A computed fold for a 74-nucleotide RNA from a Candidatus Kaiserbacteria bacterium, annotated as transfer RNA. It matches the Rfam family "tRNA". The family's RNA type in Rfam is transfer RNA. About the family: Transfer RNA (tRNA) molecules are approximately 80 nucleotides in length. Its family is annotated with triplet codon-amino acid adaptor activity in the Gene Ontology. The organism belongs to Candidatus Kaiseribacteriota, within Bacteria. The prediction has a mean pLDDT of 84. It was read from a public genome assembly.

């Protein structure tokens, strides 16, 4: 330089293909439950979907640039 893959909650990760309500496990705070603690059971805050423009009635999802992190080639 050039080609792939990836960037979404405090951490791991679906959702993108086929625009139409952003979610799971863990962690977090309340609360049951227990003498108490962990387990377990119920609620719950928490996100400018990497950034910036663009199409759309409507965009994590589509298109264009850029940006950063991991391979391959040279």
């Nucleotide at each position: 330089a050039g080609c792939g893959g990836g960037g979404u909650a405090g951490a791991g990760c679906a959702g993108u293909c086929a625009g139409g309500u952003g979610g799971c496990u863990c962690g977090c705070c309340a609360g049951g439950c227990u003498c108490a603690u962990a387990a377990c059971c119920u609620g719950g805050a928490g996100g400018u979907c990497g950034u910036u423009g663009g199409u759309u009635c409507a965009a994590a999802u589509c298109c264009a640039a850029c940006c950063c992190c991991c391979g391959c080639u040279a």